RNA sequence: GUUAGCGGCGCGCCUAACACAUGCAAGUCGAACGAGAAAAGGACUUCGGUCCUGAGUAAAGUGGCGGACGGGUGCGUAACACGUAGGUAACCUACCCUCCGGCGGGGGAUAACGCUCCGAAAGGAGCGCUAAUACCGCAUAAGACCACGACGUCCCAGGGCGAAGUGGUCAAAGAUGGGGCUCUUCGGACCUAUCACCGGAGGAGGGGCUUGCGGCUCAUCAGCUAGUUGGUGGGGUAAUGGCUCACCAAGGCGAAGACGGGUAGCUGGUCUGAGAGGAUGAUCAGCCACACUGGUACUGGAACACGGACCAGACUCCUACGGGAGGCAGCAGUGGGGAAUCUUGGUCAAUGGGCGAAAGCCUGAACCAGCGACGCCGCGUGAGUGAUGAAGGCCUUCGGGUUGUAAAGCUCUGUGGGGAGGGACGAAAAAGCGUAUUUCGAAUAGGGAUGCGUGUUGACGGUACCUCCUUAGCAAGCACCGGCUAACUCUGUGCCAGCAGCCGCGGUAAGACAGAGGGUGCAAACGUUGCUCGGAAUUACUGGGCGUAAAGCGCGUGUAGGCGGAUGUCCAAGUCAGGUGUGAAAGCCCUGGGCUCAACCCAGGAACUGCAUUUGAAACUGGGCGUCUUGAGUACUGGAGAGGGAAGCGGAAUUCCUGGUGUAGAGGUGAAAUUCGUAGAUAUCAGGAGGAACACCAGCGGCGAAGGCGGCUUCCUGGACAGUAACUGACGCUGAGACGCGAAAGCGUGGGGAGCAAACAGGAUUAGAUACCCUGGUAGUCCACGCCGUAAACGAUGGGUACUAGAUGUCGCGGGUAUUGACCCCUGCGGUGUCGUAGCUAACGCGUUAAGUACCCCGCCUGGGAAGUACGGUCGCAAGACUAAAACUCAAAGGAAUUGACGGGGGCCCGCACAAGCGGUGGAGCAUGUGGUUUAAUUCGACGACACGCGCAGAACCUUACCUGGGCUGAAAAGUACUCAGAACUUGGCAGAGACGCCUUGGUGCCCGCAAGGGAGCUGAGUGAUAGGUGCUGCAUGGCUGUCGUCAGCUCGUGUCGUGAGAUGUUGGGUUAAGUCCCGCAACGAGCGCAACCCCUAUCGUUAGUUGCCAUCAGUUCGGCUGGGCACUCUAACGAGACUGCCGGCGUCAAGCCGGAGGAAGGUGGGGACGACGUCAAGUCCUCAUGGCCCUUAUGUCCAGGGCUACACACGUGCUACAAUGGUCGGUACAGAGCGCAGCAACCCCGCGAGGGCAAGCCAAUCGCAAAAAGCCGGCCUCAGUACGGAUUGCACUCUGCAACUCGAGUGCAUGAAGUCGGAAUCGCUAGUAAUCGCAGAUCAGCAGGCUGCGGUGAAUACGUUCCCGGGCCUUGUACACACCGCCCGUCACACCAUGGGAGUUGACUGCUCCAGAAGUGGCUGAGCUAACCUUCGGGAGGCAGGUCCCCAAGGAGUGGUUGAUAACUGGGGUGAAGUCGUAACAAGGUA
Repeated sequence: GUUAGCGGCGCGCCUAACACAUGCAAGUCGAACGAGAAAAGGACUUCGGUCCUGAGUAAAGUGGCGGACGGGUGCGUAACACGUAGGUAACCUACCCUCCGGCGGGGGAUAACGCUCCGAAAGGAGCGCUAAUACCGCAUAAGACCACGACGUCCCAGGGCGAAGUGGUCAAAGAUGGGGCUCUUCGGACCUAUCACCGGAGGAGGGGCUUGCGGCUCAUCAGCUAGUUGGUGGGGUAAUGGCUCACCAAGGCGAAGACGGGUAGCUGGUCUGAGAGGAUGAUCAGCCACACUGGUACUGGAACACGGACCAGACUCCUACGGGAGGCAGCAGUGGGGAAUCUUGGUCAAUGGGCGAAAGCCUGAACCAGCGACGCCGCGUGAGUGAUGAAGGCCUUCGGGUUGUAAAGCUCUGUGGGGAGGGACGAAAAAGCGUAUUUCGAAUAGGGAUGCGUGUUGACGGUACCUCCUUAGCAAGCACCGGCUAACUCUGUGCCAGCAGCCGCGGUAAGACAGAGGGUGCAAACGUUGCUCGGAAUUACUGGGCGUAAAGCGCGUGUAGGCGGAUGUCCAAGUCAGGUGUGAAAGCCCUGGGCUCAACCCAGGAACUGCAUUUGAAACUGGGCGUCUUGAGUACUGGAGAGGGAAGCGGAAUUCCUGGUGUAGAGGUGAAAUUCGUAGAUAUCAGGAGGAACACCAGCGGCGAAGGCGGCUUCCUGGACAGUAACUGACGCUGAGACGCGAAAGCGUGGGGAGCAAACAGGAUUAGAUACCCUGGUAGUCCACGCCGUAAACGAUGGGUACUAGAUGUCGCGGGUAUUGACCCCUGCGGUGUCGUAGCUAACGCGUUAAGUACCCCGCCUGGGAAGUACGGUCGCAAGACUAAAACUCAAAGGAAUUGACGGGGGCCCGCACAAGCGGUGGAGCAUGUGGUUUAAUUCGACGACACGCGCAGAACCUUACCUGGGCUGAAAAGUACUCAGAACUUGGCAGAGACGCCUUGGUGCCCGCAAGGGAGCUGAGUGAUAGGUGCUGCAUGGCUGUCGUCAGCUCGUGUCGUGAGAUGUUGGGUUAAGUCCCGCAACGAGCGCAACCCCUAUCGUUAGUUGCCAUCAGUUCGGCUGGGCACUCUAACGAGACUGCCGGCGUCAAGCCGGAGGAAGGUGGGGACGACGUCAAGUCCUCAUGGCCCUUAUGUCCAGGGCUACACACGUGCUACAAUGGUCGGUACAGAGCGCAGCAACCCCGCGAGGGCAAGCCAAUCGCAAAAAGCCGGCCUCAGUACGGAUUGCACUCUGCAACUCGAGUGCAUGAAGUCGGAAUCGCUAGUAAUCGCAGAUCAGCAGGCUGCGGUGAAUACGUUCCCGGGCCUUGUACACACCGCCCGUCACACCAUGGGAGUUGACUGCUCCAGAAGUGGCUGAGCUAACCUUCGGGAGGCAGGUCCCCAAGGAGUGGUUGAUAACUGGGGUGAAGUCGUAACAAGGUA
C1' cells in the first nucleotide's frame, strides 16, 4: 500500500528526561488523646426556642504507624554502576519470630478550641484554656555500654572471642475485654487475658562499606596528579578510609594505555549462527540512577526523599500588584514532535500492600474489559458425485487447446455468523453462630490454638461451555511469472510511457513496461521499507594472506617483550582428575500434566560450558638448585678480497695558453643553419696550466648489513672464511619503541671548476615545437664541514633454526691419490650462478641460496577512485619527510594465462604489388552514367575498394513505377459455388482527348429430346467468400549476388597435455602454384577447401561421309558443276597421348629441383566452369518469395498528355581525333563464330544514297544475312588547323512505327567548332597476351560509340624484391576485443555535488584565575529571650532568637581549550551530452 470472517494467548511513545487542562494514584488507627457539628426525623413550646435521635457520627487537631514499599523513566553514569566470587576481626537493621528481664513514682507544657487582630488570597500574629501511648526529670538495672582488668582461648598476627572483679552510664505507656473476694467517688484500684511499651540475647529478612576478576571506542588524547600519594594526630560516620582538618615526608598513576575526547544504564536474557562468534538489553525478573533544573539539609531504623521541606533559576497560572501557587519519567487523557504506539473504562471478586484487636477503610499495585491483523497459534469460507468436457473468456498452425470437475445438476454436512434455552471453574476464606479437644487463668468470666458443622462474598458476565432452530445460505485476498527463483502467451506502447534487489529491459514482432487470459507462491493476510545476524574463510581463535593480485619497514645495532639445547632433583603457578559451595526466579532443552488441539500455562528434571575453595597427580610448560657440550662465543695458525678512513704519487685523454709549420675552410646534420676561421681557424709539432675520471686487466669474478665499492703506494681499521679442538658453559633467536647508517637530486657556509650539463639563448624541424636534432651555456657535478632521509632503496621475496633427489659451472680454504712438478680425478667446508626431482603455486614460476616441509619472533594487507591528499601532531633553514582520514563517487579496479586482431616489431614467402616495358585516362569535341541544380514531375535503387556504358539484353506511345488532368469502386485479372440472360462470335453509327458511354447488324453451333425444354462449354449481369499496392522495413527474412579470393586456408573424432580458456594434430627441417608432397614429431586418422575427375583448344587413331571435301579416274557450260570416291580438309562421337615415365646432376638412399632426350605438346601445356569456414547487419522487399506494419471512392485501377531526354557546373566510363606507320581514290585477297518463317532475302530493275520495286531460294554444314577490315597493288595529298579532324548548323530526303514536336536511326548536299598528344595525378597488360582491325549476336517495330562473343595482324619487357598496395605462415609486444578508423591523457570552457583553507561572525561544552554568596549543616558568639532539672532563690545548667566565620549553588568578570554552524574570496576533487586544444601512455606508440 491493497485486502480482511472468527477465536485464544501475548504485546503496544524506540522520537521531545518536551509542556501539561481535568479526575484519580497513600493512607489508616476513636481499642493512644482532648474537643466535637450540621442536614434530616421526632417530642415539647410562651413560637423566642428547648430536648431526644442523628452521634461521640462527619470534618479538623494532638499522637502512633505507614508516606524510603508498590508504580514510572533511562537523563546522568566507563563507575566497585553492573555481573561473578569473596571479605567485613570495620558495620546498621523499624515492623516479624524465639528466649531472658522489666513496665515504679512524678512534673511542666501545647495544638485543637475560645476571644481580638492583619491579609485580596495563600497564610499569619497576640492573649487565654486543655489531654495523651506527645514532652521531661527521678527511681530500679538481670543485662547492655564505657574505663581498668588476674586469666583462658582462637587467629588471616592488624587482632578477635570469653571471663571473676571494681567504678561509671542507660529504660518504660498505656489501651481494651472479663471478673468471685477486698476497697470504692461505682469511673476504677486490684486480679486476669490480649494487645501495646522498655532493656538485653539470638534468628530471619534487608542494607552499608570493601577486594579479585569480567564486559565500548579514539594514540590524529602521551604524559597525568597538591588532598595529589603516604604517615602522625584531631574531627566526622552505623562503620573502614584524605571522608575532613593540622603538621610531616615527596610521593602516586601510566604503552598490560594513565590523563583526555566520544558513546552508553548493567545483567539474567533476546535475535542470529553448525559452533566459535556477531548484534542487542522491548515485554518479564535482579541491581543501579533519576523525579522541572541546580544546591541543601531536616525527620526517620532507613531518604538527602516522584505525588515531604528550604533556597536559587527557567517556565506556567492566580492577584486587589503588596504578594502567592505549581511540577504526570504514577493511571487515563491533551498539545507538540514523529514513519509510528491505545480508554479521561470496571472492580477491589481474586493475588499482594498500608493501617487497625477486628469489622473494615485505602490501593490507576493488581485482576478484568475496550482499541490496534502489531506478533504467535488455531478454525472457517464447504464435502461427495458430476463430460454434451455446456456457455462465456483467452490462445490458435483454424484441426483444436485451455480455463476445467471448475460450473450447472444431484446427494450431503453444519465449524464460524444469527435466533432461543440452559449455564460454569476462578471462592479459599474471614467475621458471626453452634460444637469438640487443648492452653492461659483462681475461674464452670474471658481469651488463644486446632478440628467439625453452619454461614456470606464474582468486576469479568449471562462470558466460556452445552442443546435446539436457520440456510451452502452471509465470509478471499495479495504478490509474483527474463536469470538468480516456482510460474507464459496475446494485445497496446515504440529509448516514449515506464520497470529495476543485482545483471539489466524499452529505439515496431517486449515471456522484463501497461492491460488481459493463463499460471506459480503464500493465505486473513500478502507485498514494500527499515534494522540485526547469516551466507562472508570478506578481520580468518576455531579459520586468511603478503615474488607478479592489497600487503616485507631501505639497512643494521639493540631495550622491553615473546620464544628457547642436553641431563638430574625439588616445588606445584600453568595443566589434569576428584570433592564441596555457588552459579536467583523466569527463559532455552527433556519428561509429564492443564485449557477439545496448538500458541499459552503448570510441575519435575537436566543444563547454566563460570567463579571460589579443597584433596591429589607431576608427563609437559614454568620456578629453585646442580651437572654437561652439541647452540653461541674465545684463543691460536693461514690465506682471499674494488670492505672502510687518511696521506702521497702516476700516465692516457679532453679543454685552455704560448710558440712553430701551414692555408681556406672547419664544425655539425636526415639535410641544414646558428657557431669558429684571412685579426690565420681546422690539421700538425713542441712546451706549459688546470680539473675530473681511472682504458686494457674485467669475469652472471670479489667485498660489504644495505646504500655501495675499481689506477698505484703507505699508514690506521671492520668483517667473513678455512684449519686446530685449548678455554667459557646456553652466555641463544627475534625485536614494539629507541639509536645509528643510508644512491641521486636538493639546501647552508667556504673553496674549486677541465669535461659534461637542468635552467636559459640561438639555429633547425613542424600546422605549432616552450620537445626530440644542432651550436653555445649557468647552477650542479668535485673538495671540506653541516643538513635532508627519500628511490622500481628490487630477488618487487623480513630474520633465525632444522629437515627434504640430483646434475653442471665458478670463487676462497683444506684433505686424499698420483707426479720431479703443475694439472686431471675423488672428497670436506663456505660463497656465487644455471638446469632440474618430489612438493608448492591462480598461473607464471620457485625448487638445499625454496615461493617445499615445520617451529619461533617482528613488520604489513583487507574493493577502485578521492589520496599517500586534507586536518592535527613530530622533524626540517627550506624543499619537504613521517604519521594519516572523511564526505562524495564507481561495479569495478587488478593478477596470470588463452585465442584473435593490430604494430611507423622481427623472420620467411607470394601477387602486373613495385620495378622493366607497351598502350591509355586526366586536356578537346561528342556519347553515356552519376552528383548538383532546375522542374508540376525530372520515378526508384546502387555510394571507397565492392556505386557511377550499374539494375536498363536497348524510356517517342507502351514500358512507367513519376507529374497534370479526366474516369471506376467487390474492382483490370484468376479460380470456385449459385441464380438469370444470351452460344461463342461479329458489323456499323454517335459524343468524347481517350478511358468509356449510348445505339445497332449478322449469327445460331454440340449432346439428350417428337416438341416444350434440359445439359456441357463460352460470354455478360447479380450474390457470397477470396482482391489489389513498384506503399514502408534488405537492421525481421528466404533466395540470388558482390568482395576479401582461386587467397591456402577452415575444422572435426579419438588420444595426450592443461584447474581452465585452450593447446597438440595444423608447429619444426626441406619442397610446392597449393595444409602440394617428404622427413621428423603425442599424436593417429578424417572432413570442407587445393589438385584431379567435367568442357573448349593443341597431335594422332578408329567409326561415319551429306548439305562437307576433291588426291586419283572420267565428263564439263570450267562453277566439286556432274559421274565417281571418302584418301585429305572438315564435321562429331569414341579413343590414344604427358606420368617427372626415361637419362644425368643436386638433394637427407626422401619429397622434389635443375639440365637433357624423345615428343604435336614437359613439368598444373593454354583457356573455362568450379569460390572452403567465414567477413563486410555489404547489395537487392522495384525480378521472385515472404513475416510484420500501412492504404481500401485510394498509396488500388483505367485513360490522354507530359516527364524519366531539363543544364551556370563537377566527376566516372567510353567513342572520334589531333594526322604521313597517315588521309583519300581505284583495284584485289584471306576469317571465325553466329543468326533467319510476324524471319533472312539472292539475282534483276529504279534512286548519287539511305532505300524502293519485283521476287528465286531457305525451317538452313544445302538458301540468305555476308561487303570482313586492317592487309596487298597503284594514283593523289606534303606538314597546313590542312584533301587532318569531324562537332555544330541549314536544306532536302529514307526507313520503322497509330504517331518521330518535345524525343529515333539513317542518306545526300552544304557548313567545318574544339583539338597540333594533354598539369598534379592515375589505369590496363607477362604471349597468341598488350596494341590494332573488322565481324556476329542478345535486347529489338525502329534505335549502340554500350555489352556479350568471334576471328585477322601481332609486339616490348621482367635486373630484382629495398620501397608503395594487398595477402599467407611462424614469432614477439599489447592497457586493443565494436579488435589501431582501437584505446586513451591533461589543461581550458559550462553545469551540478561534497569537501579543505579563509578576514571573521555565531552557538554548545569545558579548564584556569578572580568577584560574588541564597538556603543550609558545622564552628564561634550569643549583652536579647528562656516551661520541666539543680539551687544558698541571687542564680546556674541547658536551650532559642540574633550576630559572625568556614564551606558552597545560581550569577558576574577575565583568559584559554575542544567542537559545531556560517562567510566575501580561494584550493584542489568527483560527476556530467557527440564542447575546445593538442597526442603524453598502450606496438620499438613513432624520442623505449
Source information
RNAcentral holds the sequence, with entries from SILVA. Small-subunit ribosomal RNA from a metagenome, 1488 nucleotides, folded computationally. It matches the Rfam family "Bacterial small subunit ribosomal RNA". Gene Ontology terms of the family: structural constituent of ribosome and ribosome.